[in-house]
RNA sequence: GCCCACGUAGCUCAGCCGGCAGAGCAACGCCUUGGUAAGGCGUAGGUCACCGGUUCAAAUCCGGUCGUGGGCUCCA
Numbered sequence: 001g002c003c004c005a006c007g008u009a010g011c012u013c014a015g016c017c018g019g020c021a022g023a024g025c026a027a028c029g030c031c032u033u034g035g036u037a038a039g040g041c042g043u044a045g046g047u048c049a050c051c052g053g054u055u056c057a058a059a060u061c062c063g064g065u066c067g068u069g070g071g072c073u074c075c076a
Stems, first nucleotide, its partner, number of pairs: 001072007010025004019056001027043005049065005
C1' cells in the first nucleotide's frame, strides 16, 4: 500500500435481504431470611463509532472518515 471482518447498555454479544432497539451478566429496589449468600419479582441504563446520502421511514441500504483485529504484497 491492498483486501476482509468487526464497532449496538458498565461488560459479553444478539438484532443488520428497511417498520416499537433487545438478551445474559453487572448495578439498584422489593420479596424471602434472625442476618447474609443463593433464589424470585421489578426498575434504571442507548448520539446503534463519526459525517453525509437514499427513503414516508435507516442500527439495517450506499459513499466517506476514524478505531480494533486478521490476511496478502512490495521496498529497504